[in-house]
Formats: sequence, C1' cells, structure tokens
RNA sequence: UCCGCAAGAGGGCAAACCCGCCGAAAGGCGGGGACGCAAAGCCACGGGUCUUCCGUCCAAGGGGGCGAUGACGGCCGGGCCGCCGGA
Repeated sequence: UCCGCAAGAGGGCAAACCCGCCGAAAGGCGGGGACGCAAAGCCACGGGUCUUCCGUCCAAGGGGGCGAUGACGGCCGGGCCGCCGGA
C1' cells in the first nucleotide's frame, strides 16, 4: 500500500418489538432485547428517502399541493480514523 478469500483471539455495535422521556412530525435519548454489521466508528460534502411546527398557494368543509432550516450514517457515493489477519 492492497485485500477481507480461510481460520482464530480479545472484544465492539445493536434491527424489529416492549417500557419511559423529548419532539409538531419524521425521529432522537435511556433501559430491556438481538435481525444483522469489519467500519452498523466519526463527518449531512453530493445524491436519495422521510417529515412539515412554520411559510406559501388552492379550497374554505373536516382538507389538499409545494418548500427544509428538521431527520435518516443500519439507502448509495465521498472524506477522515481504526482492531485482527493475509499478501
């Protein structure tokens, strides 16, 4: 520097679901719980997806359309860092 094809050690994270709290929502945090993960470690930089308190337009009948500044890193790409092993 490249690789994760094989075995192993120490370990790590934790989907769904349940409980509590926060939030307008998406979702987040804590506890329980494990479907999975070699970056399921970190960064919203590009794309994508979700939501709409609020704004705006339409309708005025309960509503509907559009828009992130909100959210997702366990959707893809990119950047940074890294355990073990192999070449």
A computed fold for an 87-nucleotide RNA from a Synergistota bacterium, annotated as c-di-GMP-I riboswitch aptamer. The sequence was found by an Rfam model in a public genome assembly. The model forms 100% of the base pairs in the Rfam consensus. The coordinates come from a structure-prediction model, not an experiment, and the mean pLDDT is 85.